[in-house]
Molecule: Glycine riboswitch aptamer
Organism: pig gut metagenome
RNA sequence: GGCUCGGGAGAGACCGCCUAUACGGAGCCGAAGGGGCCGCAAAAACUCUCAGGCAAAAGGACCGGGUC
Numbered sequence: 001g002g003c004u005c006g007g008g009a010g011a012g013a014c015c016g017c018c019u020a021u022a023c024g025g026a027g028c029c030g031a032a033g034g035g036g037c038c039g040c041a042a043a044a045a046c047u048c049u050c051a052g053g054c055a056a057a058a059g060g061a062c063c064g065g066g067u068c
Stems, first nucleotide, its partner, number of pairs: 001068007014025003027054003033050001034048003
C1' cells in the first nucleotide's frame, strides 16, 4: 500500500413545484478527492469550498482486527 470486517461526525426530511423521484431557489457542512499557507524543507485534523454532502440509503477522513 491492496482486500475484507467493525466503529465512524457535521450541516434542512428547508421552500417552490401535480404525492414522490426529478427540477429550481436561497441557507448551511467538511471527514472522499482537490487547491492554499510555512524564516530552509515537508505535512496537517489548519484554511478554501472547485467537487462532494445536509431524513434514510450510499459515501466517508480516521481508528481497530484479519489477510496479501